[in-house]
RNA sequence: AGCGGGGUGGGGAAGUCAGGUCAUCCCGUCGGGCUCAUAACCCGAAAAUCAGUAGUUCAAAUCUACUCCCCGCUA
Repeated sequence: AGCGGGGUGGGGAAGUCAGGUCAUCCCGUCGGGCUCAUAACCCGAAAAUCAGUAGUUCAAAUCUACUCCCCGCUA
């Protein structure tokens, strides 16, 4: 330098192909219940505007362009 894969709550992953209701699940956190108490279990809540900027569109995590970061392959 070229090519491929990836970046989404505190951690991990799905959703993108084929744009559209409140971005879903597991763990964690917080509140409550249960218990003598803790764990487990049950109920509820907060937390990501989806790596960044611009564009397309009525509407973008999703499509387009450029840039940044991580991993791999080739030279």
Transfer RNA from a Candidatus Uhrbacteria bacterium, 75 nucleotides, folded computationally. Its Rfam family is "tRNA". A reference for the family is Hou (1993), "The tertiary structure of tRNA and the development of the genetic code", Trends Biochem Sci. Rfam classes the family as a transfer RNA.